[in-house]
RNA sequence: CCCGCUGUAGCACAAUGGAUAGUGCAACCGCCUCCUAAGCGGUAGAUCCAGGUUCGACUCCUGGCGGGGGGA
Numbered sequence: 001c002c003c004g005c006u007g008u009a010g011c012a013c014a015a016u017g018g019a020u021a022g023u024g025c026a027a028c029c030g031c032c033u034c035c036u037a038a039g040c041g042g043u044a045g046a047u048c049c050a051g052g053u054u055c056g057a058c059u060c061c062u063g064g065c066g067g068g069g070g071g072a
Base pairs, nucleotide, nucleotide: 001071002070003069005067006066007065010025011024012023013022018055027043028042029041030040031039048064049063050062051061052060
């Protein structure tokens, strides 16, 4: 320098172009317990950025940024 892949919560992942963006672990609160752990109930927390297409975008298109890979 060139070409794919990839970016969603603290972490790991879901989400036919259409529901209030979901699940597990973690965090916090409560129940239980003599205490802790386990178990049970609840709460908060996220779509990398800017445009475009569309009635409607996490999803499609363009550019940028980040990560990782291949080629030279």